A computed fold for a 72-nucleotide RNA from Deltaproteobacteria bacterium RIFOXYA12_FULL_61_11, annotated as transfer RNA.
NCBI's taxonomy places the organism under Bacteria, delta/epsilon subdivisions, Deltaproteobacteria.
Rfam family: tRNA. By type it is a transfer RNA. Rfam describes the family as follows. Transfer RNA (tRNA) molecules are approximately 80 nucleotides in length.

RNA sequence: GGUCCCAUCGUCUAGCGGUUAGGACGCCGGCCUCUCACGCCGGUAACUCGGGUUCGAUUCCCGAUGGGAUCA
Numbered sequence: 001g002g003u004c005c006c007a008u009c010g011u012c013u014a015g016c017g018g019u020u021a022g023g024a025c026g027c028c029g030g031c032c033u034c035u036c037a038c039g040c041c042g043g044u045a046a047c048u049c050g051g052g053u054u055c056g057a058u059u060c061c062c063g064a065u066g067g068g069a070u071c072a
Stems, first nucleotide, its partner, number of pairs: 001071007010025004018055001026044006048064005
């Protein structure tokens, strides 16, 4: 340098055009317990960036950035 793939809460991930953007772990609060742990309940917080298409984009297209695979 060529080709291809990926980017969503602190972390791991679901979502394939109209969702309240869901789940697990974590964290915070409560219940339980003499206390802790376990268990139960509630809360917390996210679509990498810029354009385009569309009535509507996390989702489709183009580009940028970052990461990865492969060929040379």